Context: one part of a larger RNA
C1' cells in the first nucleotide's frame, strides 16, 4: 500500500440453558428451503474423518463455550452379504521351445486375471458407536459319522453272452502220382511214341454238426482331469398374466365433540401390516416318442451325430414357470394408553378388511420381427473308460463349517480439483395433488437454514 479489496450462490426470529465471555454452541416454539433431492443405500476413492468424555494455542475467511481441529478412551462380530479356498474374457506371466552378440523379445503346455458366469437367510429387536454379522423366531447349503425304513449287489445259485482247438461231413477251387481228346511223327495197320488242353486225391478256404448247458466275459454302486449336451448371450417391437406402490371406503378399530353462529354426524383425526422357507402347482412358455444299424465325435460309449423303420402329431407325457392360496404366524409389528430418575427405561396393546388404479419390477435369458448374425470356461446333466465288494435312496436327531472386508463420508466440508472451492464423479430406491411425464409448481418421509 491498507484497516483498502474481499469474507465464495441461499432466511431467519423469539425464549430458555451453559459459560469468564454468546448474532454464531445446546434445547424449545414459530418461520423458511430441498424433496428424481439438498432424502436413503451401495461401488470407486479416502482411512478413523465414526462414538463418548475433555480442550481452545493453531486450523475454521468473523465469533466460538462448538467442529470433519487437538487430547484420551472406545467402536467394525458372518457357513448363507462382497472377495478367496470355483470358472473363464481382454490382457499378463510363462517349464520346455524359437529368435537375439548381449540386454532381452516372442511363445506351447500351464498359471494368473472380473468389469462377466456359478453359488445356500429371512423378519423383528437391540448399542453411545456394528448388524441379512449380535439376540429372538423361523429356514437353507455342504460334509461327517449314527439310527430307522425301503432297495440292489459280492459268495452260492441263476440269467444273458460266448470262443479257441480237435473230430466228422458238405461244397468250390488248385495241382501230384496216374490218366489223357484233338494235333504231329512212326507203323507189320493190330497199334506205338511225343506234346498240351483237360480229368484227378491229400491239402487250403468256406459252411454245417459236435467239442459246448464248455472255458471266459457281464450283472450293485461310484464314476472322469476324456466325449456330448446345457450354460450361451444381438437389435427392435407388441400383447397378456401378475405384484409392489398408491388411492378410496357408507367397512373395522382407537381417540375427539369444538374458548366464535353450527357441529352425535353419510362429522373430524389417526391406524387398518408381516419375510425367507415349506406345500401344492396355476396364467403362461418350451420339447415329438420308440426301435434297428453305422467307416463320425483322436480310446470307449447305451450319450451326441447320421441313415432307415414304427407310432403319434387341436392329444398325451415331460421340462420350465410369475402370482395367488395354505403353513410359517396361539408369533412379531401395530395407532394409542399406562408410566421409575422427568419424557426416557419399562409395561399393556385394538382393528389388521373390501374395492379401484397399477408399474420402468416379476413371468421373461419368454414370444414376434429383422440383419451387420450378436464371449469363454466352470457349476449342472448325460455317456462310457476306469474303480469296485459292499453300496444306493429317503427320513430322523446330532456334529462340523476356514481366511479377508464390514466403523464413517460417498453428487460430498471426508473422493478428484493446492482451499471446509458455485466445477467433476458410476449404480439402486422412486410417495402425494395437478400433469403425458423422472418436466414444472407446491408438499410427504427425511434432511437443511450453507461459518460474518
Nucleotide at each position: 500500500g491498507a484497516g483498502u479489496a474481499g469474507c465464495g450462490a441461499a432466511a431467519g426470529a423469539g425464549g430458555a440453558g451453559u459459560g469468564a465471555g454468546a448474532a454464531u454452541c445446546u434445547c424449545c416454539u414459530c418461520c423458511g428451503c430441498c424433496g428424481a433431492a439438498u432424502g436413503u443405500c451401495c461401488a470407486a476413492g479416502g482411512g478413523u474423518u465414526c462414538c463418548u468424555g475433555g480442550g481452545g494455542a493453531a486450523g475454521g475467511u468473523u465469533c466460538g463455550u462448538c467442529c470433519g481441529c487437538c487430547c484420551a478412551g472406545g467402536g467394525u462380530u458372518a457357513g448363507u452379504c462382497g472377495g478367496g479356498a470355483c470358472c473363464u474374457a481382454a490382457g499378463g506371466u510363462g517349464a520346455g521351445g524359437c529368435c537375439g552378440c548381449g540386454a532381452g523379445g516372442c511363445g506351447u503346455a500351464a498359471u494368473c486375471g472380473a468389469u462377466g458366469g456359478a453359488u445356500a437367510a429371512c423378519u423383528g429387536g437391540u448399542u453411545g458407536a456394528u448388524a441379512u454379522u449380535c439376540c429372538a423366531g423361523u429356514a437353507c447349503u455342504a460334509c461327517c459319522a449314527c439310527g430307522c425304513a425301503c432297495g440292489c449287489g459280492c459268495c452260492a445259485a441263476g440269467g444273458c453272452u460266448g470262443a479257441a482247438u480237435c473230430c466228422a461231413g458238405u461244397u468250390u477251387g488248385c495241382u501230384a502220382a496216374g490218366g489223357a481228346a484233338a494235333g504231329c511223327c512212326c507203323u507189320u495197320c493190330g497199334g506205338g511214341g511225343c506234346c498240351u488242353a483237360c480229368c484227378g486225391a491229400c491239402c487250403c478256404a468256406a459252411c454245417u454238426g459236435g467239442u459246448a448247458u464248455u472255458a471266459g466275459g457281464c450283472c450293485a454302486g461310484c464314476g472322469a482331469u476324456g466325449g456330448g449336451g446345457u450354460g450361451a448371450c444381438g437389435u427392435g417391437g407388441a400383447a397378456g398374466g401378475c405384484u409392489a406402490a398408491a388411492c378410496a371406503g357408507a367397512c373395522c378399530c382407537g381417540g375427539g365433540c369444538g374458548u366464535u353462529g353450527g357441529u352425535u354426524g353419510u362429522c373430524c383425526c389417526g391406524g387398518g401390516g408381516u419375510a425367507a422357507g415349506c406345500g401344492a402347482g396355476u396364467a403362461g412358455g418350451g420339447c415329438g416318442a420308440g426301435g434297428u444299424c453305422c467307416a463320425g465325435g483322436c480310446a470307449a460309449a447305451u450319450c451326441c451325430g447320421g441313415a432307415c423303420c414304427u407310432c403319434a402329431u387341436u392329444a398325451a407325457g415331460c421340462c420350465u414357470g410369475a402370482g395367488a392360496c395354505g403353513c410359517g404366524a396361539c408369533a412379531c409389528c401395530g395407532a394409542c394408553c399406562c408410566g421409575c430418575u422427568a419424557u426416557u427405561a419399562g409395561g399393556g396393546g385394538a382393528a389388521g378388511c373390501u374395492g379401484u388404479c397399477g408399474a420402468a419390477g416379476c413371468c421373461a435369458u419368454g414370444c414376434c420381427a429383422c440383419c451387420g448374425a450378436g464371449a469363454a470356461a466352470a457349476c449342472c446333466c448325460u455317456c462310457u473308460a476306469g474303480c469296485g465288494a459292499g453300496u444306493g435312496u429317503g427320513c430322523g436327531g446330532g456334529g462340523u463349517a476356514c481366511c479377508c472386508g464390514u466403523a464413517c463420508c460417498c453428487c460430498a466440508a471426508a473422493c478428484c480439483g493446492a482451499c471446509a472451492c458455485a466445477g467433476g464423479u458410476g449404480g439402486a430406491c422412486a410417495a402425494g395433488u395437478a400433469g403425458a411425464g423422472a418436466a414444472u409448481a407446491c408438499u410427504a418421509a427425511g434432511g437443511c437454514g450453507a461459518g460474518c
The prediction has a mean pLDDT of 80.
The part of an RNA shown here (large-subunit ribosomal RNA, domain III) has 452 nucleotides and comes from an Acidobacteriota bacterium.
The source organism's lineage runs through Bacteria, Pseudomonadati and Acidobacteriota.
It matches the Rfam family "Bacterial large subunit ribosomal RNA".